[in-house]
């Protein structure tokens, strides 16, 4: 240049078109003499821009970023 993947919370990752979940982290509460485990609650997310479609994290196209192979 070509061609394949992948892109989900502060991090890992699940999620075959119908309210987007865990866990690990952060923050508060009980308990503790303090810390540490341990309880309960909060926190925070579909890379972008269009398309289908009653509805799109999901299917199409484009981009961007990053990985792999050829050259």
């Nucleotide at each position: 240049g070509u061609g394949g993947g992948u892109a989900u919370a502060a991090u890992u990752u699940a999620g075959u078109g119908g309210u987007a979940g865990a866990a690990u982290g952060a923050a508060a509460u009980g308990c503790u003499u303090c810390c540490g485990a341990c309880c309960u609650u909060u926190u925070a997310g579909c890379c972008c821009g269009g398309g289908u479609u009653c509805g799109a994290u999901u299917c199409c196209c484009g981009g961007u970023a990053c990985c792999c192979a050829c050259u």